[in-house]
Predicted 3D model of a 331-nucleotide part of an RNA (large-subunit ribosomal RNA, domain IV) from a Candidatus Woesearchaeota archaeon. NCBI's taxonomy places the organism under Archaea, Nanobdellati, Candidatus Woesearchaeota. The RNAcentral record of the full RNA draws on ENA. It matches the Rfam family "Archaeal large subunit ribosomal RNA".
Context: one part of a larger RNA
RNA sequence: UCUGAUUGAGGGAACUCGGCAAAUUGGCCCCGUACCUUUGGUAUAAGGGGUCCCUGCGAUUGUAGUCCUAUGACUGCGGUUGCAGGGCGCAGUGACUAAGAGGGUCCGACUGUUUAACAAAAACUUAGCCUUCUGCUAGCCUGUAAAGGUGUGUAUAGAAGGAGACGUCUGCCCAGUGUCAGUACUUGAAACUCCUUUUCAAGGGAGCUAAGAGCUGGUAAACGGCGGGGGUAACUAUAACUCUCUUAAGGUAACGAAAUGCCUUGCCGUUUGAAUGACGGCCUGCAUGAAUGACGUAACGAGAUCCUCACUGUCCCCAAUCAGAAGCCUC
Numbered sequence: 001u002c003u004g005a006u007u008g009a010g011g012g013a014a015c016u017c018g019g020c021a022a023a024u025u026g027g028c029c030c031c032g033u034a035c036c037u038u039u040g041g042u043a044u045a046a047g048g049g050g051u052c053c054c055u056g057c058g059a060u061u062g063u064a065g066u067c068c069u070a071u072g073a074c075u076g077c078g079g080u081u082g083c084a085g086g087g088c089g090c091a092g093u094g095a096c097u098a099a100g101a102g103g104g105u106c107c108g109a110c111u112g113u114u115u116a117a118c119a120a121a122a123a124c125u126u127a128g129c130c131u132u133c134u135g136c137u138a139g140c141c142u143g144u145a146a147a148g149g150u151g152u153g154u155a156u157a158g159a160a161g162g163a164g165a166c167g168u169c170u171g172c173c174c175a176g177u178g179u180c181a182g183u184a185c186u187u188g189a190a191a192c193u194c195c196u197u198u199u200c201a202a203g204g205g206a207g208c209u210a211a212g213a214g215c216u217g218g219u220a221a222a223c224g225g226c227g228g229g230g231g232u233a234a235c236u237a238u239a240a241c242u243c244u245c246u247u248a249a250g251g252u253a254a255c256g257a258a259a260u261g262c263c264u265u266g267c268c269g270u271u272u273g274a275a276u277g278a279c280g281g282c283c284u285g286c287a288u289g290a291a292u293g294a295c296g297u298a299a300c301g302a303g304a305u306c307c308u309c310a311c312u313g314u315c316c317c318c319a320a321u322c323a324g325a326a327g328c329c330u331c
Base pairs, nucleotide, nucleotide: 001325002324003323004322005321006320007319008318010316011315014314019311027051028050029049030048031047036041038165052087053086054085055084056083057082058081059080060079061078062077063076064075065074066073067072088092100309101308102307103306104305105304106303107301108300112124113123129162130161131160132159133158134157139150140149141148142147166296167295168294169293171226172225173224176223177222178219179218180217181216182215185214186213187212192207193206194205195204196203227245228244229243230242231241254288255285266282267281268280269279270278271277
């Protein structure tokens, strides 16, 4: 010096990206317990008291015995428990064992699963929701096939896809792409039929014609998409109003400097002595937005972030001790 531990005056997060690490708390009994809430919870919420030994007096109870009144009383040996007095120590769950607590916000409803050996999560899954295909010799999957699986199941079933508890909801667009249905007509290959230089062959021409395409419609919890400019109110500002270009339709509700906001440390308020932080508002949304779900949400979380209390060698500022390792000197 390092590794592992123990202790520490005063201060108490000033350390640091960040309380990382450590410390605090801890079991059982009694009292007591808020906001919120899906009324189940939250909850061991929080917070407070007790805990060892001896003695006395009760309560209740097992068992054995005694008592002519017996569902009782008493005595002996036990179990559980209450109250009071006393004793010892700094300390009585004396060791071991054994939650630090509370509040705000984000994400995900929850339990669960995952990158064996750098990631446990907001990722995956999930119940409930929606769409599509499928009437059984089904549909989907495996196989060249025979055949097999789903399934010895039958639409309350099976397969595929999306979203993800619950609550309130889920707006407009079918022009493009996809898909479904229809289709008088047009287009549309070979084969086939007919014609063809006297015949044959090859060649040429015409007709008929499937799917598809054209055409007509449907469909967005299908893939996806959801504008610009000018003017206007009796202070100013703003524009309920209005004009115009344009689109398939021009972003509705809700939310919003957000896990999404460039400018940006936006502006205001609260928190601090001081805050690019956090929370609450505002809306000028570079570039939120409705099952590529939107917004809330009790409970839950080794999730992310901010704050408060308690606690501490994280720090001010290091010191001492114990056990070991390396190193130095001598041998």